[in-house]
Molecule: transfer RNA
Organism: Patescibacteria group bacterium UBA3527
RNA sequence: GGGCUCAUGGUAUAACGGUAACACAUAUCCAUGGCAUGGAUAAGUUCGGGGUUCGAUUCCCCGUGAGUCCA
Numbered sequence: 001g002g003g004c005u006c007a008u009g010g011u012a013u014a015a016c017g018g019u020a021a022c023a024c025a026u027a028u029c030c031a032u033g034g035c036a037u038g039g040a041u042a043a044g045u046u047c048g049g050g051g052u053u054c055g056a057u058u059c060c061c062c063g064u065g066a067g068u069c070c071a
Stems, first nucleotide, its partner, number of pairs: 001070007010024002013021001018054001026042006047063005
């Protein structure tokens, strides 16, 4: 320098173009004399910019970062 893949709550990951989700973690409450544990509830997310579309996490382009391969 070139090819390919990826970027989603705090973490690891889902998501046919149609209200962004599960687990763990966090906060509050309940159960216990207390801890562990269990139950209920809540908060918290699509890397940045543009385009297509009635509608974009999803499709396209550019950029940034990471991984991998070639030179």